[in-house]
Context: one part of a larger RNA
RNA sequence: GAACGAACGCUGGCGGCAGGCCUAACACAUGCAGUCGAGCGAGGACUUCGGUCCGAGCGGCGGACGGGUUAGUAACGCGUGGGAAUGUACCCUUCUCUACGGAAUAGCCUCGGGAAACUGAGAGUAAUACUUAGAGAUAUUGGGGAGGCAAAGAUUUAUCGCCUAGGGAUCGGCCCGCGUUGGAUUAGGUAGUUGGUGGGGUAAUGGCCUACCAAGCCUACGAUCCAUAGCUGGUUUGAGAGGAUGAUCAGCCACACUGGGACUGAGACACGGCCCAGACUCCUACGGGAGGCAGCAGUGGGGAAUCUUGGACAAUGGGGGAAACCCUGAUCCAGCCAUGCCGCGUGAGCGAUGAAGGCCUUAGGGUUGUAAAGCUCUUUCAGCUGGGAAGAUAAUGACGGUACCAGCAGAAGAAGCCCCGGCUAACUCCGUGCCAGCAGCCGCGGUAAUACGGAGGGGGCUAGCGUUGUUC
Numbered sequence: 001g002a003a004c005g006a007a008c009g010c011u012g013g014c015g016g017c018a019g020g021c022c023u024a025a026c027a028c029a030u031g032c033a034g035u036c037g038a039g040c041g042a043g044g045a046c047u048u049c050g051g052u053c054c055g056a057g058c059g060g061c062g063g064a065c066g067g068g069u070u071a072g073u074a075a076c077g078c079g080u081g082g083g084a085a086u087g088u089a090c091c092c093u094u095c096u097c098u099a100c101g102g103a104a105u106a107g108c109c110u111c112g113g114g115a116a117a118c119u120g121a122g123a124g125u126a127a128u129a130c131u132u133a134g135a136g137a138u139a140u141u142g143g144g145g146a147g148g149c150a151a152a153g154a155u156u157u158a159u160c161g162c163c164u165a166g167g168g169a170u171c172g173g174c175c176c177g178c179g180u181u182g183g184a185u186u187a188g189g190u191a192g193u194u195g196g197u198g199g200g201g202u203a204a205u206g207g208c209c210u211a212c213c214a215a216g217c218c219u220a221c222g223a224u225c226c227a228u229a230g231c232u233g234g235u236u237u238g239a240g241a242g243g244a245u246g247a248u249c250a251g252c253c254a255c256a257c258u259g260g261g262a263c264u265g266a267g268a269c270a271c272g273g274c275c276c277a278g279a280c281u282c283c284u285a286c287g288g289g290a291g292g293c294a295g296c297a298g299u300g301g302g303g304a305a306u307c308u309u310g311g312a313c314a315a316u317g318g319g320g321g322a323a324a325c326c327c328u329g330a331u332c333c334a335g336c337c338a339u340g341c342c343g344c345g346u347g348a349g350c351g352a353u354g355a356a357g358g359c360c361u362u363a364g365g366g367u368u369g370u371a372a373a374g375c376u377c378u379u380u381c382a383g384c385u386g387g388g389a390a391g392a393u394a395a396u397g398a399c400g401g402u403a404c405c406a407g408c409a410g411a412a413g414a415a416g417c418c419c420c421g422g423c424u425a426a427c428u429c430c431g432u433g434c435c436a437g438c439a440g441c442c443g444c445g446g447u448a449a450u451a452c453g454g455a456g457g458g459g460g461c462u463a464g465c466g467u468u469g470u471u472c
Base pairs, nucleotide, nucleotide: 001472002471003470004469006468007467008466009465010464013344014343015342016341017340018339019337020336021302026300027299028298030297031296032295034061035060036059039058040057043054044053045052046051068255069254077180078179079178080177081176082175083174086172087171091168092167093166094165098161101131102130109122110121111120112119113118153160154159181227182226183225188218189217190216193215194214195213196212197211198210199209200208230252231251232250233249234245235244236243237242257278258277259276260275261274280291281290282289283288308334310333311332312331316330317328318327319326320325347377348376349375350374357368358367359366360365381413383408384407385406386405387404391399416461417460418459419458420457421442422441423440427456428455429454430453431452437444438443
């Protein structure tokens, strides 16, 4: 000098764009969390008797996306470049089919248990829920044989679906080369360990798992251990090489009170799903139950320190639905904060008896200083009045009567902070007297201190200025 997710002190007019718990991955009160009646039956409300509406239950799809956080991880985790033994709901394309039946069950009703959460028994009911048998298609193979395997309807007749198989697209899973912090005051580490065979498992390769066999494998080019750490595009500094860093935005990984486990599913070992254990909090009739903000707001706590318990689905996007539409703290906006960057303003011109006052003085004067007053103007921004968008495509605008435009009034409402010994731009007086104090380094202060405190004057930057911290 530059930079900052900054903080602190003094000060503070406006706008645009950004940013805003770096600390306790500490604990959390409260609110905000799907859709489909064109899958299904029963129920309720209204009814002009045509029908319309409602919300529990079964069922389908979605809750694996989006959003948050950086605890863990030194690893094929990430970056980059390759690879083969793989899956892929919804979407596109091609082919085939969609035929006949059956038995249950929730809701509902009856009878119970329980404080509650919830739950037991009985009767009976539907489906795109479940399912037996048959028919028949297709795939795997050089050939043959054996075994196994589908389907669902709805309706307003327009269509939307369902099943099998092939291909595509998209998104994943897996493997490998190279790169990826410090410590040797960590030198040996390893028994599923290293390899093979058979088997199992997976969508798939593989000690991934298992039985047997062999004794290997890694390591001074640093194994193992310890410490630290999410990685990258980037950011910052620098002429560069390099150093430091990984907030916001984007990509990937990991995590969801702590630890473990699987279920469902195309996809999870699943933030707002389930089970078990633990800690903590809450309810309880003491028998037993409920919970998980590292989602958006918000609270306590910690801290030098970091915001509103806001509006809207109008746009973009996502889920469901044939659609209308519903949901969406994603998102778009608004609120708070000089936290940063950028822009603008706090007036302009003329104005000398160089007024008054202040300060200095050699008492003549000098300086503040064209500065003020005064005269002539202007009206940016803020204020008031009126008009008033684009963003939307026929309709639909939270933002918002916002941006913007026009008019009105009046210099009117708007300047501070740090410094002045040298480095380093800027000097005098008074007070103090090694005191009080200053200080980044050198150093000032013990009676004329340009270095302390005040004043006048001056220098620098400016809605900021200085200090502290960190990096180069």
Molecule: small-subunit ribosomal RNA, 5' domain
Organism: uncultured prokaryote